[in-house]
RNA backbone atom coordinates (compact mmCIF):
# COMPACT_ATOMS: atom_id res chain seq x y z
C1' N A 1 0.00 0.00 0.00
C1' N A 2 -3.58 -4.14 1.18
C1' N A 3 -6.48 -7.84 4.59
C1' N A 4 -8.46 -8.29 9.76
C1' N A 5 -9.49 -6.82 14.79
C1' N A 6 -10.46 -3.45 18.86
C1' N A 7 -12.29 1.98 20.28
C1' N A 8 -18.22 1.98 26.05
C1' N A 9 -17.31 5.39 33.56
C1' N A 10 -9.89 7.01 36.44
C1' N A 11 -8.51 1.66 34.87
C1' N A 12 -10.31 -4.27 33.45
C1' N A 13 -14.23 -5.19 30.52
C1' N A 14 -19.74 -6.57 29.53
C1' N A 15 -24.00 -4.78 26.38
C1' N A 16 -26.47 -11.89 22.13
C1' N A 17 -29.50 -10.48 16.44
C1' N A 18 -31.85 -1.49 17.19
C1' N A 19 -36.11 0.09 22.30
C1' N A 20 -34.10 3.51 29.80
C1' N A 21 -26.05 2.64 29.06
C1' N A 22 -24.13 -1.33 32.97
C1' N A 23 -20.63 -5.09 36.10
C1' N A 24 -16.05 -5.30 39.30
C1' N A 25 -11.73 -2.22 40.86
C1' N A 26 -10.67 3.07 42.40
C1' N A 27 -13.17 7.24 44.16
C1' N A 28 -17.02 9.81 48.04
C1' N A 29 -20.22 9.33 52.37
C1' N A 30 -21.75 6.34 55.49
C1' N A 31 -22.59 1.72 59.00
C1' N A 32 -18.81 -1.81 61.86
C1' N A 33 -13.86 -0.98 65.46
C1' N A 34 -11.16 2.25 71.51
C1' N A 35 -8.62 3.28 66.47
C1' N A 36 -7.24 1.29 61.78
C1' N A 37 -7.87 -3.18 58.36
C1' N A 38 -11.32 -6.46 57.06
C1' N A 39 -16.47 -6.53 55.20
C1' N A 40 -21.25 -4.29 54.35
C1' N A 41 -24.30 -0.32 52.21
C1' N A 42 -24.70 4.58 49.84
C1' N A 43 -23.56 8.36 45.75
C1' N A 44 -20.97 10.78 41.79
C1' N A 45 -18.97 9.85 37.98
C1' N A 46 -20.11 8.12 30.17
C1' N A 47 -21.85 13.43 23.38
C1' N A 48 -20.64 4.94 24.05
C1' N A 49 -13.34 7.31 18.85
C1' N A 50 -14.84 11.38 15.26
C1' N A 51 -18.51 13.12 11.02
C1' N A 52 -22.57 11.57 8.17
C1' N A 53 -26.65 8.03 6.27
C1' N A 54 -31.25 4.37 7.35
C1' N A 55 -34.99 4.20 11.32
C1' N A 56 -40.68 5.83 15.01
C1' N A 57 -36.05 5.25 17.80
C1' N A 58 -28.34 3.49 16.73
C1' N A 59 -23.23 1.23 21.63
C1' N A 60 -25.47 -1.41 18.27
C1' N A 61 -27.25 -1.91 11.04
C1' N A 62 -24.54 1.55 6.45
C1' N A 63 -21.04 4.67 4.17
C1' N A 64 -16.40 8.02 5.58
C1' N A 65 -12.00 9.44 8.40
C1' N A 66 -8.61 9.12 13.10
C1' N A 67 -6.18 6.11 17.11
C1' N A 68 -3.93 1.47 18.36
C1' N A 69 -2.67 -3.91 17.75
C1' N A 70 -1.94 -8.11 14.29
C1' N A 71 -1.10 -10.17 9.38
C1' N A 72 0.58 -9.66 4.08
C1' N A 73 3.81 -7.04 0.10
RNA sequence: GCGCGUGUAGCUCAGUUGGUAGAGCACUCGACUGAUACUCGUGGGGUCCCAGGUUCAAAUCCUGGCACGCGCA
The RNA shown here (transfer RNA) has 73 nucleotides and comes from a Candidatus Zambryskiibacteriota bacterium. RNAcentral records the identical sequence in 2 taxa. Its mean pLDDT, the model's own confidence on a scale to 100, is 82. RNAcentral holds the sequence, with entries from ENA. It matches the Rfam family "tRNA". Rfam classes the family as a transfer RNA.